C1' cells in the first nucleotide's frame, strides 16, 4: 500500500444514510433586532418581566418549484437478446445542458396553511369560515409545430419517405429580484441519457425426442415514446426440431484474474461496465425518466403497540445486534479535498467520499546490531575407541555504530480555488493586482539534539522422494504416515535429547484451482495380443472427391477506415528516502464490421474430357444360392434259414442282451440321416457357410479383344436385410447320436470323467429369436514402395518344355513399423478420405428407465462403494503326474543283513526334589561324550560365604602363610597346640595374609545381532569374468550344436577371442625296478658254536630310510575328419584316472553349535556368584533307531598245529619263576624302544556230539572270590561253581556292497584308577557271487517346451456356508417438494361500458364486465426422502466343507 461475511436474498434493537429553494407563495408556531404599550428596579434613560406589531434578520408547519429513477448494497432470480461484440431504427424518446428562432396579451375560481367546531386510545379524520401564488382554470393570438386532403419531386430492395405549393382542422405562455439578471412558452439544432431489432458467441444431461392453439403467419382494428400477436375480431394450418427443439440440472454476464511454453483449463472476491433484486406476490400513480431500496394501493407470512373498535413496520445503506459458521472489523471524525441535489448566492444536507481504528488474512521495505576476540573457557538427562569430539567466535571480554526505540525541540504539503473588501483594464460581467478567511486527518509526515546494545525470534523438518543423524525410551504397544513404506529388543522412520538443514514477523496443516498429464491427445493418442473394428452386407442423411478451360468472387490472401471504454498487462519515462504503490506516454488487445485489390487451392455456374465407375461381346472357371427327381455302402428293425452258448462293455468289472435261441451269418424287405474314395494351408460366396449325382431358375468374380456413356466414385450415423449352434410355436417326421433321467462302476465323496439305456433334440416345411473365441482377436476404399518361391483360373508364347503377363490363395525375407512377440506389395509399411470404437481394476455389462421379444432372454448401459494396482510382450529361474539326452549300488542281477527273541546302548514319552542342557525328515537318536560311583556336573536336597572360589591395579597394614598334632562337626569350617620365609648395593624388594577401592563371576537369555567351526546338496559338474558382438532393456552370446569324456574331459563346428574358480595333475599311503646308506634289520658265500644270526665277519638278499624310474593311448591292427573308442594285440610289476586317502567351486537350508573357544547387546550382584555333604543324570507300563549274541552240523566241545599288520608303553608295557581251578598275588629281572615284551584268530589234523529248545543259544538268578579305588548300596569290571529263560531265520516293509570289494576271522590304539566298549578310530588273515539292461522307482546333469509361481508346487487360487463392518437395488406403504392441467373463488388496479344520483357544463360518483395476485378442490405425471422384510456386491492374519483354474 492494498483487502476484511466465501455460511441465512435468516430476523433485526438504536442512531445516521435526501434533500433545499423566503431572488415563486399566504403566513408568522419558535429564535433575535426595531417599535409601541404595561408593571417593578433604580434612576431621568437604562435594566428586566409581560403583552402587541411580520416592520426588520430570518423561518417549523403548509401551498408551489427541482430533486428523491443519481449515489451506495445484494447476486436471490435468470440459459435469455440476459450479457458481449459489429450493425441497423426511413419505428423512437430525452428535464437539467449548449446554439438559434419567434413569443410571453385579457381574465376567473379554488385548495391547502391560519381560524371555529366534532370525532378516535392511537395513527389519523371530518364539518364550516376563510386566502395567496412561478398552483389551477378560461378566453385571445399563432409559425417553417401537429393532422387530413389535392397533384409534383428527390431518395430507398421494399413498406415507404425528403423537399416545395394549396385548402381546412388543432394548440402556448409565469412572473421574481430590482435594473442587471434568473426564469416562462412554441419550435429546430447538438450534446447527453435511454428504448427497440437483428447476425453470432455463451454450461451439463438423449436413461428428456419430439414440442406447440395466441401456438405460426394473414387482413383489420386497439395500444405504445415507438416496431411487433403486444393485444382483440375474423381467416389459413401452420410453426420449432438430432446443426438437439421441448423438459431437466445448475448459473447473474463481460473487462479480467490464477495457472499453462502455447493451445488450453479453472474463476468471476476487490476495481470497472451491463443486468437484475429491494420481506415473499400482484398493480398502477406521478414524472423527461420508476411499475420506483429509505413513495402509494392490495393480498401473504413474519415483528410490534392497542383502550381490541383498529393501528405500525421492512438495514442485500453505515455503523451495531443475534443467529449460523471454521471463518471476516468501529453503533469513530469530517464535509477540507473530489462528486452530488437545492439556490442568483452566500449557504444547506450528503455512512458517495476523504480520513482514522481493529485483523501478521496479502504485497513491499527496514530492524532485532557491527568488529575484533582460543585458555578452543565453563556448563550441556550431548556423543565417545576415555585419546578426545562438538555446541564454538559461539558467550564472557575490548572497541564501534544509532535504523528502531525513548526524551526534548523545530515543524509542512494536500488551498488548485472559492468567499468577501478594496483597486486598475476593459466596458458591465470578465480578467489582473493586493488584503482577508476556510485543514478533519494532524502537532501527523519529515528535520535536529540527548541517551544508550540499550527495547525486539519463532516456527517447521532431518529413511527415499528432498537440503539435513547420532543417542536414550519403547518393542507391530504406544504411535507414524503426501506415496513407497515403519515399529515384532540394538528403530538416522515412533517420542525426548543434543547436533544439523530451510525458511524467518513468519512457520506449518488442511481445503480449492492449474501445472507436471501427450492420462480427452485441435497443437498432441490410440484400437493383432496391453482398453479397444460394429457379426455382415444394401443404403439414406452428412462427409470426402479424377482431367482441361471459362466465368463470379461465397472461403482465403493483402491492403486500408471503424471499433475493440477506462482500469489491467507490457516497454519507456516520472512522483512518494527505496521498493510495492501511484502519475503520463507507447505497444497489446491475436476480435467484429465496412471499403479496395488478387484468383492458386476450396467452393459454386457453365462447358469438354476418359484413366475412376459402369455396360455391351467373346472365352473358359468353382462345394455360390435355391427347387425337384434319383443313387449305392453304412446303420437299426421286421420276416425267415443256418447255428450253439455266450454276446457286449472295461484299465479291471458290471447294469444289459441271450436256451422264449441271442451274439455270429444268409437271403429278402423297411425306414430315417449323412454323403467313403477324389480331396488338396484346392475352390466359391459379403458374412453365417458351402462337399454323392442330374436338371431347371437365379447370382458370381477373372481374362481377351476392344466398342458404348461420361465421374455416373468412396464411406456411411439412423434405417433396411441377412446371420452358426442352441432355444421357442405350429404341424410333420424320428435309422443313428444323444442334454435332462435311471442303472452299472470308480471315489474318502463321484449329483462328474467310463460303461449299459434313454426323452427332448437333432431331420423337413412354416413362423420368431438374433447372439458366438460371429477370430485374420487385424472396418471399408484408392495410390506407392527391394526379391525369391510353390499353387488354382486365364491370356501371350517357346522346340507346347522355356519365358512373360492379369487375378486368386500360401510360404520365406529387404527396407520401413512394432513395447515386444511378430507384421512385410492380401502390411501390423508410407499417405488420404469415410465410419465404428477406448481411456486404471473391481463393483458390471449389473441396477433403474425405456425399446425389441410368445418366453428364454437382447439392446442402450450408471452409481455409491472398494483396491494400488489388474494387464502386455519378453527374460533369468524354479516346478510339471510335458519332451529328448546322459549318469549314480538309483533300479535290476546277486551276496549278507534290519524288521520277530534276548541284552547293550541312544532317543521321545512317562515318572521324579532332580531325572542338568543341547541335537530333531534326508543332513537328530554308540550323535556333543575318545570313558557321569565321589570329582567330572552345568540339575536337586541341605549346610555355608558375600571384594567374594581364581585373575589383576593402587593404597595402608601384618611377617607370616603354607605344614603338623589334638578337638567339634556329615563336610565345607572353626577352635587349641607345636614349627616356621628368601635375596640385598641395608634404603629396600619379591612372597602370604588382613582391610579399604577399582575392579570379579555367572555352563544366565539371544545362533534370528556376530566371529570361528561343522553338516548336507556333493567329489555333482559345475559357476563366473574381461573385452568384442547381439538386444531399447531384463539379459543373451561366449557355457549353444554334432562326437566324446569319469569330467564344461577333449575335438570339429561357430560372433565370439581369451581368462579365474571348480575337474585334471601337483601331496601322501600302496604296487615293480636302481641308485645309495646298513643299526636295533638281515645270512648267500666263509669261520666258530653253548645250535639260538648266537659269535666273527659280510651289506649280496629280505627289510628300512632317502633320492630316483616307470604308464605316455606311447607302438600294432580295425573304426572315426579329429579328439578318441575297440582288441584273449604285443611288451610291461602295473594299461587306459593302476588302487586307495588329503583335497568340497559359486552358492542353498536365517540348517547346527552363545555348553569347546572368542564376542555386541539384555539380565543377576547376601545371588542366576561361590564352597561343601548328600543325591540325580543309571528311574520304567511303554514307542522307536542303532548294534551285540543267537536260534546251530559250512556247526558247538577237546587235543595238536601255522600264518599277520599296525599301533601304543615308566605312577607304564611285561617277561621268567613260584602259589591259586581262575581272577589274580609274591619275588627277581628287562624295555623310554626296528634291540624288550605279544599265544592272532578263522584255517589245518585227529577225537566226540547227531538235529533235540539239544553238548545250540546264553539271558536271568543264587552262592563264592579278586582288582582298582577315602569309598563299589543306589551304581564298577573280572573270575568260579550252579541256575539255563527267549529264541528253530524272522509280516509289511527297509538297509549295505561291484573286488582283494561284500561276508567272515583276530589283533591294536585313544579316553582311562577301574569300568558298565558289544560303541568309535584303526590293522592284517580267509575270500566270493552278480551286472541282461536302463522301462520303472530314488536323486542329480544338460537341452527344450509350457506356467496365473518367484517366500519359487510344502507355490498360487476358485466358489458356498458360517461372523462383523460398509454402500447400493427391490418392496406393502408412510412423508416431503417443485411445476403442469381442469375447476370455483377472486382483493387492489389499468382498460371498457354504464337510463334514474350530484353538477349549469366538463365532468363525478355509483354499478357491472374483461384480466389476474392469492386461496379452495380434483385427477394425473415426475423427483427426493424414509420403510417390516429381501436381493446380489464389496471389505474383513490365523472359522468349515471340498479342489474348479494356472504343469497336458
Nucleotide at each position: 500500500c492494498a483487502g476484511g461475511c466465501u455460511u441465512a436474498a435468516c430476523a433485526c434493537a438504536u442512531g445516521c444514510a435526501a434533500g433545499u429553494c423566503g431572488a415563486g407563495g399566504g403566513g408568522c408556531a419558535g429564535c433575535a433586532u426595531g417599535g409601541u404599550c404595561u408593571u417593578a428596579g433604580c434612576u431621568u434613560g437604562c435594566u428586566a418581566a409581560g403583552g402587541c406589531c411580520g416592520a426588520u434578520g430570518g423561518c417549523g408547519a403548509c401551498c408551489g418549484g427541482c430533486g428523491c429513477a443519481c449515489g451506495g448494497g445484494u447476486g436471490a432470480g435468470u440459459a435469455a437478446c440476459a450479457c458481449g461484440u459489429a450493425u441497423c431504427c426511413a419505428a423512437c424518446c430525452u428535464g437539467c445542458c449548449g446554439u438559434c428562432u419567434a413569443c410571453u396579451c385579457u381574465u376567473g375560481g379554488a385548495c391547502a396553511g391560519c381560524c371555529u367546531u366534532c370525532u378516535g386510545a392511537a395513527a389519523g379524520g371530518a364539518a364550516g369560515a376563510u386566502u395567496a401564488a412561478u398552483a389551477c382554470a378560461a378566453g385571445a393570438u399563432g409559425g417553417c409545430a401537429u393532422c387530413a386532403u389535392g397533384a409534383g419531386u428527390c431518395c430507398g430492395c421494399a413498406u415507404g419517405u425528403u423537399c416545395a405549393c394549396a385548402u381546412g382542422a388543432u394548440u402556448a405562455a409565469a412572473g421574481g429580484u430590482a435594473u442587471u439578471c434568473c426564469g416562462g412558452u412554441a419550435g429546430a439544432c447538438g450534446a447527453u441519457g435511454g428504448g427497440g431489432a437483428u447476425g453470432c458467441g455463451u454450461u451439463c444431461c438423449a436413461u428428456u425426442a419430439g414440442a406447440u392453439a395466441g401456438u405460426a403467419g394473414g387482413c383489420g382494428g386497439g395500444g405504445u415514446a415507438a416496431c411487433g400477436g403486444c393485444c382483440c375480431a375474423c381467416c389459413u394450418a401452420g410453426u420449432c426440431u438430432u446443426c438437439g427443439a421441448u423438459g431437466g440440472a445448475u448459473a447473474g454476464g463481460g473487462g479480467u484474474u490464477c495457472u499453462g511454453a502455447g493451445a488450453g483449463g479453472a474463476a468471476g472476491g476487490u476495481c470497472c461496465c451491463c443486468c437484475a433484486c429491494a420481506u415473499u406476490g400482484g398493480a398502477a400513480c406521478u414524472g423527461a425518466g420508476a411499475c420506483a431500496c429509505g413513495g402509494u394501493c392490495c393480498a401473504a407470512a413474519c415483528u410490534c403497540c392497542u383502550a381490541c373498535g383498529g393501528g405500525a413496520g421492512g438495514c442485500a445503506g453505515c455503523a451495531g445486534u443475534g443467529a449460523g459458521g471454521a471463518a471476516u472489523a468501529u453503533u469513530g471524525g469530517u464535509c477540507a479535498a473530489u462528486g452530488g441535489g437545492c439556490g442568483a448566492g452566500a449557504g444547506c444536507c450528503u455512512g458517495a467520499a476523504c480520513c482514522a481504528g481493529c485483523c501478521a488474512a496479502g504485497u513491499a521495505g527496514c530492524g532485532u546490531g557491527c568488529a575484533g576476540g582460543a585458555a578452543g573457557a565453563c556448563g550441556g538427562c550431548c556423543c565417545u575407541a576415555u585419546g578426545g569430539g562438538u555446541u564454538g567466535u559461539a558467550a564472557a571480554c575490548u572497541g564501534c555504530u544509532u535504523u528502531u526505540g525513548u526524551a526534548u525541540g523545530g515543524g509542512a504539503a494536500u488551498a488548485a480555488a472559492g468567499u468577501u473588501g478594496c483597486g486598475u483594464a476593459c466596458g458591465u460581467g470578465u480578467a489582473c493586482g493586493c488584503a482577508u478567511u476556510u485543514g478533519c486527518a494532524u502537532g501527523u509526515a519529515c528535520c535536529a539534539u540527548a541517551c544508550g546494545a540499550a527495547u525486539a525470534a519463532g516456527g517447521a523438518c532431518c529413511g527415499g522422494c528432498u537440503a539435513a543423524u547420532u543417542c536414550c525410551g519403547u518393542g507391530c504397544c504406544a504411535g507414524c504416515a503426501g506415496c513407497c513404506g515403519c515399529g515384532g529388543u540394538a528403530a538416522u522412520a515412533c517420542g525426548g535429547a543434543a547436533g544439523g538443514u530451510c525458511c524467518g514477523g513468519g512457520c506449518g496443516u488442511u481445503a480449492u484451482c492449474c501445472g507436471g498429464a501427450u492420462u480427452u491427445a485441435u497443437u498432441g493418442g490410440g484400437u493383432u495380443u496391453a482398453a479397444a473394428g460394429g457379426g455382415a452386407g444394401c443404403g439414406u442423411a452428412g462427409g470426402c472427391c479424377g482431367u482441361c478451360u471459362c466465368a463470379a468472387a461465397a472461403g482465403c490472401g493483402u491492403g486500408u477506415u471503424g471499433u475493440g471504454a477506462a482500469a489491467u498487462g507490457u516497454c519507456c519515462c516520472g512522483g512518494c528516502u527505496c521498493a510495492a504503490c501511484c502519475g503520463g506516454g507507447g505497444c497489446c488487445g491475436u476480435g467484429c464490421a465496412g471499403c479496395g485489390c488478387g484468383a492458386a487451392c476450396u467452393g459454386u455456374g457453365a462447358g469438354a474430357c476418359u484413366u475412376g465407375a459402369g455396360u455391351g461381346c467373346g472365352c473358359g472357371g468353382a462345394a455360390g444360392g435355391u427347387a425337384u427327381g434319383c443313387g449305392g455302402a453304412a446303420u437299426u428293425c421286421g420276416u425267415g434259414g443256418u447255428g450253439u452258448a455266450g454276446c457286449g462293455g472295461u484299465g479291471a468289472a458290471a447294469u444289459g442282451c441271450u436256451u422264449a435261441g441271442a451274439u455270429a451269418u444268409c437271403a429278402c424287405g423297411a425306414a430315417g440321416a449323412a454323403c467313403u474314395c477324389c480331396g488338396a494351408u484346392u475352390g466359391c460366396g459379403a458374412a453365417g457357410g458351402c462337399a454323392g449325382c442330374a436338371u431347371g431358375c437365379c447370382g458370381c468374380a477373372g481374362c481377351a479383344c476392344u466398342a458404348c456413356u461420361g465421374a455416373c466414385g468412396c464411406u456411411g450415423a439412423u434405417g433396411c436385410u441377412c446371420g452358426a449352434a442352441g432355444g421357442u410355436g405350429c404341424g410333420g417326421g424320428u435309422a443313428u447320436c444323444g442334454a435332462a433321467c435311471a442303472g452299472g462302476a470308480u471315489u474318502a465323496g463321484a449329483u462328474a470323467c467310463c460303461c449299459u439305456g434313454g426323452u427332448a433334440g437333432u431331420c423337413c416345411g412354416c413362423a420368431c429369436a438374433g447372439u458366438a473365441a460371429a477370430c485374420g482377436a487385424u472396418g471399408g476404399a484408392u495410390g506407392c514402395c527391394c526379391g525369391c518361391u510353390g499353387u488354382g483360373a486365364g491370356c501371350c508364347g517357346u522346340u507346347u518344355u522355356a519365358g512373360g503377363u492379369u487375378u486368386g490363395c500360401g510360404g520365406c525375407c529387404a527396407a520401413g513399423c512394432g513395447a515386444a512377440a511378430g507384421c512385410g506389395u492380401u502390411a501390423a509399411g508410407c499417405a488420404u478420405c469415410c465410419c465404428a470404437c477406448c481411456u486404471g481394476g473391481g463393483g458390471a455389462g449389473u441396477a433403474c428407465g425405456c425399446c425389441g421379444g410368445c418366453a428364454a432372454c437382447g439392446g442402450u448401459g450408471a452409481a455409491a462403494c472398494u483396491c494400488a494396482a489388474a494387464g502386455g510382450a519378453a527374460u533369468u529361474g524354479a516346478c510339471g503326474g510335458g519332451g529328448g539326452c546322459c549318469c549314480g549300488c538309483a533300479c535290476a542281477a546277486g551276496c549278507g543283513g534290519a524288521g520277530g527273541a534276548a541284552c547293550a546302548u541312544g532317543u521321545g514319552g512317562u515318572u521324579u526334589a532332580a531325572u542338568u542342557c543341547g541335537a530333531u525328515g534326508a543332513u537328530a537318536c554308540g550323535c556333543g561324550a575318545g570313558g557321569a560311583a565321589c570329582c567330572u556336573u552345568a540339575c536337586c536336597c541341605g549346610g555355608g560365604c558375600u571384594u567374594g572360589a581364581a585373575u589383576u591395579g593402587c593404597a595402608g597394614g601384618u611377617g607370616c602363610a603354607u605344614g603338623g598334632a589334638c578337638a567339634a562337626g556329615a563336610g565345607a569350617u572353626u577352635g587349641u597346640c607345636c614349627u616356621u620365609u628368601c635375596c640385598u648395593u641395608c634404603g629396600g624388594g619379591a612372597c602370604u595374609c588382613c582391610u579399604g577401592u577399582g575392579a570379579a563371576g555367572g555352563u544366565g537369555c539371544u545362533g534370528c545381532a556376530u566371529g570361528g567351526u561343522u553338516g548336507u546338496c556333493g567329489u555333482c559338474a559345475g559357476c563366473u569374468c574381461g573385452u568384442g558382438c547381439c538386444g531399447u532393456g531384463a539379459g543373451g552370446u561366449g557355457u549353444c550344436g554334432g562326437c566324446u569324456u569319469a569330467a564344461g574331459u577333449g575335438c570339429c563346428a561357430u560372433a565370439a577371442c581369451g581368462a579365474g574358480c571348480g575337474c585334471a595333475a601337483c601331496c601322501c599311503c600302496u604296487c615293480u625296478c636302481c641308485g645309495u646308506a646298513g643299526u636295533u634289520g638281515c645270512c648267500a658265500u666263509c669261520g666258530g658254536u653253548u645250535c639260538g644270526g648266537c659269535c666273527g665277519g659280510g651289506c649280496a638278499c629280505u627289510c628300512u630310510g632317502c633320492g630316483g624310474a616307470c604308464a605316455c593311448u606311447g607302438c600294432c591292427u580295425c573304426c572315426g575328419c579329429a579328439a578318441g573308442g575297440a582288441g584273449u594285440g604285443a611288451g610291461g610289476a602295473a594299461g587306459g584316472u593302476g588302487g586307495g586317502g588329503a583335497u568340497g567351486a559359486c552358492g542353498u537350508c536365517a540348517a547346527a553349535u552363545c555348553a569347546g573357544c572368542a564376542c555386541g547387546g539384555c539380565c543377576c550382584u547376601u545371588a542366576c556368584g561361590u564352597c561343601c555333604g548328600g543325591g540325580g543324570c543309571u528311574a520304567c507300563a511303554c514307542a522307536c533307531g542303532u548294534g551285540u549274541u543267537a536260534c546251530a552240523a559250512u556247526g558247538g566241545g577237546g587235543c595238536a598245529u601255522a600264518c599277520a599288520g599296525a599301533a601304543a608303553g615308566c605312577a607304564g608295557g611285561g617277561u621268567g619263576u613260584a602259589c591259586g581251578c581262575a581272577a589274580g598275588u609274591g619275588c627277581a629281572u628287562u624295555c623310554a624302544a626296528a634291540u624288550c615284551a605279544a599265544g592272532a584268530a578263522a584255517g589245518u589234523g585227529c577225537c566226540u556230539c547227531u538235529c533235540a529248545g539239544u553238548u545250540c543259544g546264553g539271558a536271568c538268578u543264587g552262592g563264592g572270590g579278586u582288582c582298582u579305588g577315602c569309598a563299589a548300596c543306589c551304581c564298577g569290571a573280572c573270575c568260579c561253581c550252579a541256575c539255563g529263560a527267549a529264541g528253530c531265520u524272522g509280516g509289511a516293509u527297509u538297509c549295505g556292497c561291484u573286488a582283494g570289494u561284500a561276508a567272515u576271522c583276530g589283533c591294536g590304539c585313544a579316553u582311562c584308577a577301574g569300568c558298565c566298549a558289544u560303541g568309535g578310530c584303526g590293522c592284517g588273515g580267509u575270500g566270493a557271487a552278480u551286472a541282461c539292461g536302463u522301462u520303472c522307482c530314488c536323486g542329480g546333469g544338460c537341452c527344450u517346451u509350457g506356467u496365473a509361481c518367484a517366500c519359487a508346487c510344502c507355490g498360487c487360487c476358485c466358489g458356498u456356508c458360517a461372523a462383523g463392518c460398509c454402500a447400493u437395488g427391490a418392496a406393502a406403504g408412510c412423508c416431503g417438494g417443485g411445476g403442469g392441467c381442469g375447476c370455483c373463488u377472486g382483493a387492489a388496479g389499468u382498460c371498457c361500458g354504464u337510463g334514474a344520483c350530484c353538477g349549469c357544463g366538463a365532468g363525478g360518483g355509483u354499478c357491472g364486465g374483461c384480466c389476474u395476485a392469492g386461496g379452495g378442490u380434483g385427477a394425473a405425471a415426475c423427483c427426493g426422502g424414509u420403510g417390516a422384510u429381501u436381493g446380489g456386491g464389496g471389505c474383513u492374519a490365523a472359522g468349515u466343507c471340498a479342489u474348479a483354474a494356472c504343469a497336458a
Predicted 3D model of a 1448-nucleotide RNA (small-subunit ribosomal RNA) from an uncultured organism. The prediction has a mean pLDDT of 83. Its Rfam family is "Bacterial small subunit ribosomal RNA". RNAcentral holds the sequence, with entries from Greengenes.